[in-house]
Molecule: small-subunit ribosomal RNA
Organism: uncultured bacterium
RNA sequence: AUUGAACGCUGGCGGCAUGCUUAACACAUGCAAGUCGAACGGUAACAUGGGAGCUUGCUCCUGAUGACGAGUGGCGGACGGGUGAGUAACACGUGGGCAACCUGCCUUGGAGUGGGGGAUAACCUGGGGAAACUCGGGCUAAUACCGCAUACGACCUCAGCACUACGGUGCCGAGAGGAAAGCUAGCCAAUUCUUGAAAGCUAGCGCUCUUAGAGGGGCCCGCGCCCGAUUAGCUAGUUGGUGAGGUAACGGCUCACCAAGGCAGUGAUCGGUAGCCGGCCUGAGAGGGCGAUCGGCCACACUGGGACUGAGACACGGCCCAGACUCCUACGGGAGGCAGCAGUGGGGAAUAUUGGACAAUGGGCGAAAGCCUGAUCCAGCAACGCCGCGUGGAGGACGAAGGCCUUCGGGUCGUAAACUCCUGUCAGUUGGGACGAAAAGUCGUCGGUUAAUAGCCGGCGAUCAUGACGGUACCAGCAGAGGAAGCCCCGGCUAACUCCGUGCCAGCAGCCGCGGUAAUACGGAGGGGGCUAGCGUUAUUCGGAAUUAUUGGGCGUAAAGGGCGCGUAGGCGGCUUGGUAGGUCAAAGGUGAAAUCCCUCAGCUCAACUGAGGAACUGCCUUUGAAACCACCUCGCUUGAGGCUGGGAGGGGGUAGCGGAAUCCCCGGUGUAGCGGUGAAAUGCGUAGAUAUGAGGAGGAACACCAGUGGCGAAGGCGACUUCCUGGACCAACACUGACGCUGAGGUACGAAAGCGUGGGUAGCAAACAGGAUUAGAUACCCUGGUAGUCCACGCCGUAAACGAUGUCUACUAGCCGUUGGGGGGCUUGUCCCUUUAGUGGCGCAGCUAACGCGAUAAGUAGACCGCCUGGGGAGUACGGUCGCAAGAUUAAAACUCAAAGGAAUUGACGGGGGCCCGCACAAGCGGUGGAGCAUGUGGUUUAAUUCGAUGCAACGCGAAGAACCUUACCAGGUCUUGACAUCCUGAGAACUUACUAGAGAUAGUUUGGUGCCUUCGGGAACUCAGUGACAGGUGCUGCAUGGCUGUCGUCAGCUCGUGUCGUGAGAUGUUGGGUUAAGUCCCGUAACGAGCGCAACCCCUAUCCUUAGUUGCCAUCAUUUAGUUGGGGACUCUAGGGAGACUGCCGGUGACAAACCGGAGGAAGGUGGGGAUGACGUCAAGUCAUCAUGGCCCUUAUGACCUGGGCUACACACGUGCUACAAUGGGCGGUACAGAGGGCAGCGAAGUCGCGAGGCGGAGCAAAUCCCACAAAACCGUUCUUAGUCCGGAUUGGAGUCUGCAACUCGACUCCAUGAAGUUGGAAUCGCUAGUAAUCGUAGAUCAGAACGCUACGGUGAAUACGUUCCCGGGCCUUGUACACACCGCCCGUCACACCAUGGGAGUGGGUUGCACCAGAAGUAGCUAGACUAACCUUCGGGAAGUCGGUUACCACGGUGUGAUUCACAACUGGGGUG
Repeated sequence: AUUGAACGCUGGCGGCAUGCUUAACACAUGCAAGUCGAACGGUAACAUGGGAGCUUGCUCCUGAUGACGAGUGGCGGACGGGUGAGUAACACGUGGGCAACCUGCCUUGGAGUGGGGGAUAACCUGGGGAAACUCGGGCUAAUACCGCAUACGACCUCAGCACUACGGUGCCGAGAGGAAAGCUAGCCAAUUCUUGAAAGCUAGCGCUCUUAGAGGGGCCCGCGCCCGAUUAGCUAGUUGGUGAGGUAACGGCUCACCAAGGCAGUGAUCGGUAGCCGGCCUGAGAGGGCGAUCGGCCACACUGGGACUGAGACACGGCCCAGACUCCUACGGGAGGCAGCAGUGGGGAAUAUUGGACAAUGGGCGAAAGCCUGAUCCAGCAACGCCGCGUGGAGGACGAAGGCCUUCGGGUCGUAAACUCCUGUCAGUUGGGACGAAAAGUCGUCGGUUAAUAGCCGGCGAUCAUGACGGUACCAGCAGAGGAAGCCCCGGCUAACUCCGUGCCAGCAGCCGCGGUAAUACGGAGGGGGCUAGCGUUAUUCGGAAUUAUUGGGCGUAAAGGGCGCGUAGGCGGCUUGGUAGGUCAAAGGUGAAAUCCCUCAGCUCAACUGAGGAACUGCCUUUGAAACCACCUCGCUUGAGGCUGGGAGGGGGUAGCGGAAUCCCCGGUGUAGCGGUGAAAUGCGUAGAUAUGAGGAGGAACACCAGUGGCGAAGGCGACUUCCUGGACCAACACUGACGCUGAGGUACGAAAGCGUGGGUAGCAAACAGGAUUAGAUACCCUGGUAGUCCACGCCGUAAACGAUGUCUACUAGCCGUUGGGGGGCUUGUCCCUUUAGUGGCGCAGCUAACGCGAUAAGUAGACCGCCUGGGGAGUACGGUCGCAAGAUUAAAACUCAAAGGAAUUGACGGGGGCCCGCACAAGCGGUGGAGCAUGUGGUUUAAUUCGAUGCAACGCGAAGAACCUUACCAGGUCUUGACAUCCUGAGAACUUACUAGAGAUAGUUUGGUGCCUUCGGGAACUCAGUGACAGGUGCUGCAUGGCUGUCGUCAGCUCGUGUCGUGAGAUGUUGGGUUAAGUCCCGUAACGAGCGCAACCCCUAUCCUUAGUUGCCAUCAUUUAGUUGGGGACUCUAGGGAGACUGCCGGUGACAAACCGGAGGAAGGUGGGGAUGACGUCAAGUCAUCAUGGCCCUUAUGACCUGGGCUACACACGUGCUACAAUGGGCGGUACAGAGGGCAGCGAAGUCGCGAGGCGGAGCAAAUCCCACAAAACCGUUCUUAGUCCGGAUUGGAGUCUGCAACUCGACUCCAUGAAGUUGGAAUCGCUAGUAAUCGUAGAUCAGAACGCUACGGUGAAUACGUUCCCGGGCCUUGUACACACCGCCCGUCACACCAUGGGAGUGGGUUGCACCAGAAGUAGCUAGACUAACCUUCGGGAAGUCGGUUACCACGGUGUGAUUCACAACUGGGGUG
């Protein structure tokens, strides 16, 4: 885009079209084919006229008239209308043929229409039957039926002539032989009766024979016309002939005889499906799909068969028979056929009224009037389609109300509405009102015919009617915006976005995919988009799809080259002469129906629709012409192909011999304890003598070196040497043949390995098998053995990653470098150079390719032919066929299922891949943890609660720099409800304060004191209480909605950008490479050149020096003193300001004249001096909603707030982090030294004093370089202990105290006395540290009333080791592979279990179709006929001819039997497959 559509929601009007696609299922009822009295006998009904009876409006009579039921007869029921079951066919389409035919009615021409006969319906009468119907007797007519005459034209026979395509045709003659019907109207002079008729005449209509035509039909032929080869052979009247029969006609159409043909790979036969065409839909076209309506043809009429009648039928509304079904029945018997129009049931997703009219068009009959006509014309129903119109127009801002959203400001629906002013289409109503209808008829007149003013025909005029639709189209008046809008969509494709609800639920979905608490995707709403009386959905067809490719595709790796040759049919084919004209081309003629499509014009107001004209119908046929090309015939040619001669190369093939090395075996010799094998072992062999070694022998198989991207072969493949037989290629030169060629469906030969059969052979190797190992297991990899097999002969098999994943042949298209075989040339004669040809390789231009790559050996440019492909899986499977001994091979589907499968390349990530490098990563060391006790945190458990969070590294002395109450978030109980806290409003009150009572307290009640500040005198500010509602409040949830902050990789050296360049692109380059560095640090190179965030540096502390300044700090010199205490001093230390210094700067070496590295000098310090702060792009949905902030959700007399008490401190257990130890490098006791950095007023607190002590009393000094905390400790000097559960260790417990605090019970710290547990250096495993570091020692601080073994800071003492980068862990760069991309914690294979789906096999069962053989045989036709009967004709009157019935034969439908084929369905059980 489309539709004969259907379904959902909705629906105003009109025009034009269309409307059972399914059950060719069954049908109630009505209608759809009749007509003619001018063919006939007639008169049942109606009407008119006449007559009769009379009861005056009834009955009867009368064919007289109009007419007419039934009947005889004629014409028509073969058209029109319906349907598409069958049919793959001369059915249809197209073009031809019939010298092989028929044709009623109609037209045209010719001739005729004479004279007779016998019946029979109707009717009357009798009978049978329920009915349908039927039988007998009697009367009668015809345009019904039958003879006779006539006809010289049809047909038959014979003779002649002419022509001929040899088939026949025409003409002429003879023989035989065959017709007819009347009716109506008019006229009447002549004939007869006689108003007028009959005969007759005239006219018309008929009838018979015939000529020609028109239209219709029959038959034949060329071409076209679906799918299947998993249908390959079919055929016996079959193919042809002769003869006969039959037909309208040719013909095996039928029969007899003869011959053995006919069809088929250009698809016969069989199976499936289907009416065909003009056309319709789609498409740029070529095509593809369809075959409703309209038109042409065919076929069918309940199913099957059959004929009759007829011009025409084997007949839709005819007949006979058989069958199924339905109906009636008195059970004897009958009737019926909507695939005509309506209508009914049924089927179905689904398709209309039991309407009107013959007015028009057309048909039948008729002389006509007319009658009939469900053809047709109209109307009804249906948005089923196409077309047109309307549902109003203009103005209108307070941007109304309301809805929705909101950042709360507003925005939007929205000029939309309201409101004002207009208009009047459609619908409504009132009135008017067509076209379609002029033929015919009647009258008049004219012409023709005629005797005619009848009749008939034609012209003109007049007149008279005739409309179903329908009072419709159309026109006018009236009224009033009044009666008239929906559907789908809004994540992308695809135009259109927000809120609420829901929470992987409910649901959506065409594909991708949405939904798991902030859904533009579900549902609703607001808004928006699209189309519009429709809109969506479903279904169909074509397009897009170059996705079957003729136009117009492909096959190295995506699907796809046959394993390879030879060769049949076929396809294609070199140069040239002449000819032919099949293809081809041109012109003309015929045809290509109409409608449709296209163009123009015209008619409905437009359009749809319709009319007219044109064009077109791309086709077929005929005629004429051309001769280039193809084809055919023909004269030639040599370049394709073949061939003669001469050469050389070769693992080409077959055959028979033969050689050496090696393995194994045998014999005997030497010789002794192992051999063998592996990662390491064991099985195995060996003292019965192995392995090793030397000599001899046997046997089988394979041929080292040569050996080479070297050779040969069609491929598979071929390797010692020699003989014989044999194929092919190549080179050189050239007598010869003369297109002999290329390809190649079927066919056929060859065809690795494995395997199979028969017979040999068997050294080594070696499936299966056995044993030993390995392993969780090990039906494997490894080892020891070992059988088929490997070998030979003959025969099968016929497949491989049979690969260059690249079919064969031919021609053309830059170069360079090798190599093999042959030829030619050159000179400087060589291991040389040039050239040519045939192979075989490496690069590479153009070109091609998706890229990779290919590139004269093409995957380039072209030609010829063959094979093959068409998404993945199912599946190279099933079934069937063919082949095979088998294994199996070959040919080769479908159901079902998925939205991918695949190729090449890119970036990452990963690898028990590679290279380079780094890090306390390992190694080298030191000290720990893991064992004990305790502390602390966590898990778990428990509990009313043990609040919450943190969970590998990167949670676990973490948030917590400090839970007795508080904290506190938890639990129990008791209380409050605008609230403990904030703002606003109203009222009252100063605020505030004393005391008492109740209570666990919160709280409640009572009570004392108190009247403040500012003021413009109105009031105001702060505070308290009460009230009201807005609101407060939440440590409630979501860290996966967030901000901020933080951890981690990692202080690792990386992460990117701009421009340029390369690539179709993703991307690459830069950033890679060579060096170097701690470093993407720097240098060099470089299609890159630059830049940014990182690195480094700039900042702080510290190490040296200088300078400035000296108090509370310092004291060398001078005094003084117990004491830097004091005077004094600024030198020194120190303090804290400012400077200097270090930069690979200098020297040597290495390196590339670089960067840099190594060493050295100087220097307090040397290559980043040491330490800190500083953390790129990003990763982990890492952590935190309980610091804070915050979206959303939730609670609101509670999830908020207050209080008391309890809990966070529990305890079979497990883990992390620490402390103290286990002791002598130590413990105890005594003595004696040396820090740094801090803190201090609700504070640090001295001296003195009391206490064993914690501490008490005390109160100087100090807001601090001044006073205090504050004695540093280890160390050092003495002494004791002597290896023990101890003079180690200090847990635990008892007692007594101190301090803080409202309060130490749950649950603080400390002191003293007593007690004195485990523990004697810690399994597997694991942690930290590279120098002022580890280890060890003490000091201080934050938090804090009190409460550190934790944390943070400070100094004292002060080591050991690093060969090195193989390994473990982590990281960086380059490279490689990848089926990974959530990225190896990835992906993914198969069995098993369960569920569902389709399918193969299957004992069989039931249907459909069909072959063959046979039985059977209705109706009918044909033949025969001895039985019965019979009007016309003949008769010699006996009968005959002829016919009817009956009988019988042949053919044959239905039916039946047997046996096959094929297909469908079902099936216990079973096989694999798919999905989850």